[in-house]
Context: one part of a larger RNA
RNA sequence: GGCGCGCGGUGGAUGCCUUGGCGAUGGGAGCCGAUGAAGGACGUGGCAAGCCGACGAUACGCCGCGGGGAGCUGGCUAGCGAGCUGAUCCGCGGAUUUCCGAAUGGGGCAACCCGGCCCGCGUAAUGGCGGGUCACGGCGGACUGAACACAUAGGUCCGCACGAGGGCACCGGGGGAACUGAAACAUCUAAGUACCCCGAGGAAAGGAAAGUACUCCCCAAGUAGCGGCGAGCGAACGGGGAACAGCCUAAACCAUCUUGACCUAACGGGCGGCAGCCCUGCGUCCUGAUGGGGUUGUAGGAGCGUCUAGGCCGGCCUGCCGGACCGGCCACGGAGUUACCAAUCGCGCUGCUAACCGAACGUAUCAGGAAAGAGCGGCCAAAGAGGGUGACAGCCCCGUAGGUAAAAGCAGACGCGACUCCGCGACGCCACCUGAGUACCGCCACACACGUGUAACGUGGUGGGAAUCCAGGGAGACCACUCUCUAAGGCUAAGUACUCCCAUCGACCGAUAGCGAACCAGUACCGUGAGGGAAAGGUGAAAAGCACCCCGGGAGGGGAGUGAAAUAGUACCUGAAACCGCGCGCCU
Numbered sequence: 001g002g003c004g005c006g007c008g009g010u011g012g013a014u015g016c017c018u019u020g021g022c023g024a025u026g027g028g029a030g031c032c033g034a035u036g037a038a039g040g041a042c043g044u045g046g047c048a049a050g051c052c053g054a055c056g057a058u059a060c061g062c063c064g065c066g067g068g069g070a071g072c073u074g075g076c077u078a079g080c081g082a083g084c085u086g087a088u089c090c091g092c093g094g095a096u097u098u099c100c101g102a103a104u105g106g107g108g109c110a111a112c113c114c115g116g117c118c119c120g121c122g123u124a125a126u127g128g129c130g131g132g133u134c135a136c137g138g139c140g141g142a143c144u145g146a147a148c149a150c151a152u153a154g155g156u157c158c159g160c161a162c163g164a165g166g167g168c169a170c171c172g173g174g175g176g177a178a179c180u181g182a183a184a185c186a187u188c189u190a191a192g193u194a195c196c197c198c199g200a201g202g203a204a205a206g207g208a209a210a211g212u213a214c215u216c217c218c219c220a221a222g223u224a225g226c227g228g229c230g231a232g233c234g235a236a237c238g239g240g241g242a243a244c245a246g247c248c249u250a251a252a253c254c255a256u257c258u259u260g261a262c263c264u265a266a267c268g269g270g271c272g273g274c275a276g277c278c279c280u281g282c283g284u285c286c287u288g289a290u291g292g293g294g295u296u297g298u299a300g301g302a303g304c305g306u307c308u309a310g311g312c313c314g315g316c317c318u319g320c321c322g323g324a325c326c327g328g329c330c331a332c333g334g335a336g337u338u339a340c341c342a343a344u345c346g347c348g349c350u351g352c353u354a355a356c357c358g359a360a361c362g363u364a365u366c367a368g369g370a371a372a373g374a375g376c377g378g379c380c381a382a383a384g385a386g387g388g389u390g391a392c393a394g395c396c397c398c399g400u401a402g403g404u405a406a407a408a409g410c411a412g413a414c415g416c417g418a419c420u421c422c423g424c425g426a427c428g429c430c431a432c433c434u435g436a437g438u439a440c441c442g443c444c445a446c447a448c449a450c451g452u453g454u455a456a457c458g459u460g461g462u463g464g465g466a467a468u469c470c471a472g473g474g475a476g477a478c479c480a481c482u483c484u485c486u487a488a489g490g491c492u493a494a495g496u497a498c499u500c501c502c503a504u505c506g507a508c509c510g511a512u513a514g515c516g517a518a519c520c521a522g523u524a525c526c527g528u529g530a531g532g533g534a535a536a537g538g539u540g541a542a543a544a545g546c547a548c549c550c551c552g553g554g555a556g557g558g559g560a561g562u563g564a565a566a567u568a569g570u571a572c573c574u575g576a577a578a579c580c581g582c583g584c585g586c587c588u
Stems, first nucleotide, its partner, number of pairs: 001587009015573001016538002020509002022506009031166002039100003042056003046080002050076003053060001062094006071084003105114003115134007136163002138160007170201001171199005181188001185228001215242005225233002246491003249435001253292005260285003268279003271322006297469001299434003303429005310330006316323001332423005344418005349412005355404003361377003365374002378395002380384001386398003440464007450476001471486005525532002545572001548559004
C1' cells in the first nucleotide's frame, strides 16, 4: 500500500409520513371605483424589536342585532403584570377608516412639500391647529360675448355619485409575426396562433332575405372538397341532443306645433248627409319636432266604401240622422318588470350569510411505555364516510345518516295581491308606402374548408349606378323553368366560455415529485431596467428539551436523571453510497 471482516465518522439516498399541490364532478356567486377602487406606505399591543394575520389616530379595536355557553386578552411565543366575563368567539348591519395610489387645490424623486377661500379653536398679534371646499372632461341651464350687423367661437357662474382607474382567465373588435413543417425553398404551413392596442360584461358574441331564429354538444366525417393536387387544410346538407322567444321601429296616412313659399273670397275649409252658420294669416304645398297609425311574403300596411262588433257618459260649429272618429268610466279577457311601454312595492315560499339536536361498551384477563390489538361478555345502525385519541376504535372525542333554526342582510325558477299596459275584425275598391349613393355591375383586395379556379354567397376600397310588388334577392359561373325568401334600421333571456367559493371525489404527486412556492416565496439573490428567480419539511405519545456533579476559557464531552427508546438530545425518524478513519486478519 492492497484486499477482507468488524466498529465508527461524514453524507442525506431509501422507506414511512403530510400541513401543500394537481385534476375532476356537482352546486352557488360574478364586476369594483370620485360615497375615492385595485394595490400599497406608515402606524396601532401594558411590557411588543421582527414576521404573519387583524385594525386605522375611535387604530389587536367602537355601536346595534342575532348565535353561542366557560373561559378569554390573535399566531410564531413562553413569561411577568393588569384586567374582562353572558365576556372571548361566530354571523348580519352600522360607525371610524392616517398617507399614497385614477389621485383630482398646486407641486413632486408615490406614501412627501407648499397653498387659496369659508367656518371654528388658539394668540396681545403674527406664526399655529381642526373641519369643509378648490383638478380636467362631458351633459344641462343662466348670463356675457369677438373678428363681422345678426349670429357663432370664446368667457363667467350654477347644477349633475356622468366619465376617468382597476380586473387572473373568459369575450368582441382594430392590427398582426417568425421559428417551424414542406426532410432545401418562394405559393402554402405554422396562424389569424403568439404579441400589441381598443372596448364590454358577469358572461361576451350571435340571433328573421334563404326554408327548424341564434348559440352549444354528438354524428355526418377525416367524407365532399381545397391543395407547389406537395406538406397539409378541411366543410356543409341532413340526423340526434341541450335550451327555447319573440319583438320594436322607418315609410304611407292623421292631429298639433313649426320653417319657408304660394294663393287671396271660392269649383276652398270647418268628420259624413240635408238645411243652416262660420273662417280669410284662412287654405294649399315644403321643412322639422312630438303624438297617433303601422311592421308583412299563403305579401303586408295606408287610404276609400260596405258590413259586423260589451255597457254607460261626454266631445267632434248648430238642429236631426249617422260615424271601426276622439276621450273617460265600468265589466270581461289577456299580458308584464331580460327584449316585447315602464317605475316598482308588500306578503308568502325557498335558498345563502352564524348555529343546534344527533344512537350504541365494558373489562378486575394477556403481552406492551401506552390499547383502539388479543381474550371475554354486550350494544347501536336512516349513523360501519372521514379524522383524532400513547399501536388497528361503528359504540372515547370531533363528526357521519337523518332532522331543526335567523333579529339582520342578500338572492330567486316560484305563488298571491297592489300597480301598470293591451283588446278583436270581414269583403271589395284604389295603386299611396314598405329602409339609396343602397342593390347591382367593372377593377383591386379580403373572408368563406374553397390558394382565381367554372367561384356563386358575404365584406371593404375605387369607378359607374337601379327598381318599389306587373318589384327585388337566393337556390355555387351563366340562361330558362321551377321553388323559395323580402336586403340596405334596431333590441332580445336560456342552453355556451372562464374565474372564485362551497361540497365531494381521484388505478393523481408525496419534498430533485406535486404549483416557482408544503417552510416568513414571487422571498433571498441576479439585472440600470424590462425581467429572471432559488434552496429550504419530519425529536418524542408527551418537552418529560438533561436538575446536579466532573474535564474544559468556550465549544464540546463524561456521569447522573427523563423517556419504551437518547446511536430519539433540538446539527434530533429511518440513515444507503461515494469519501475519511480505528481495530484485527491475510498478501506484497

RNAcentral holds the full RNA, with entries from ENA. Large-subunit ribosomal RNA, domain I from a Dehalococcoidia bacterium, 588 nucleotides, folded computationally. Taxonomically the source falls in Dehalococcoidia (Bacteria, Bacillati, Chloroflexota).